[in-house]
Molecule: transfer RNA
Organism: Candidatus Kaiserbacteria bacterium RIFCSPHIGHO2_01_FULL_51_33
């Protein structure tokens, strides 16, 4: 160079056109004499970028980046 896949919170993944969620991680706190554990709650997103197409896009189309795999 060609072909497919994946990209979303600090980490691992959900979310098949209609409020972006979970566990872990981290801050409270409550338990406890103290710590583990366990429990409550709190914080945490430019959903890779750039366009398209829809009333509405993480989701569907193009391109480009990045990253695995195969092929030459």
């Nucleotide at each position: 160079g060609c072909g497919c896949g994946c990209g979303u919170a600090g980490c691992u993944c959900a979310a098949u056109g209609g409020u972006a969620g979970a566990g872990c991680a981290g801050g409270c706190g409550a338990c406890u004499u103290a710590u583990a554990u366990u429990c409550g709650u709190c914080c945490g997103g430019u959903u890779c970028u750039a366009g398209g197409u829809u009333c509405g896009a993480a989701u569907c189309c193009u391109a480009g980046c990045g990253c695995g795999c195969g092929c030459a």